[in-house]
Molecule: Glycine riboswitch aptamer
Organism: Cellulomonas carbonis
RNA sequence: CGAACCGUGACGGGAGAGUCCCGCCCCAGCCUGGCGGCGGGGGCGGGCGCCGAAGGAGCAACCUCCCCGGGAAUCUCUCAGGCCCACGUACCGCCACGGUGAG
Numbered sequence: 001c002g003a004a005c006c007g008u009g010a011c012g013g014g015a016g017a018g019u020c021c022c023g024c025c026c027c028a029g030c031c032u033g034g035c036g037g038c039g040g041g042g043g044c045g046g047g048c049g050c051c052g053a054a055g056g057a058g059c060a061a062c063c064u065c066c067c068c069g070g071g072a073a074u075c076u077c078u079c080a081g082g083c084c085c086a087c088g089u090a091c092c093g094c095c096a097c098g099g100u101g102a103g
Base pairs, nucleotide, nucleotide: 001103005099006098007097008096009095011093012092013091018048020047021046022045023044024043025042026041027040029038030037031036049083050082051081055079056077057076058075062070063069
């Protein structure tokens, strides 16, 4: 000088699945002489259904004389999270910084 690897950050790309049902509350609108009625939006709680790419958990081959243990995921589970849109997300590209460092 410096490939590869790891961590952090910035930028860009980046999904999936009910805007279902019930109850309560709030907001404004329309109709009515009034009582009251109608639909719209939002919040909370419950029910069933569903998604998995925050996180989490489980395991194969393999390592080990045996047991124990180690052992990956975009696979599985859905505890958590999510299911109008948006935000965001694993992952990918690129740049910067730091660590390690083949040669």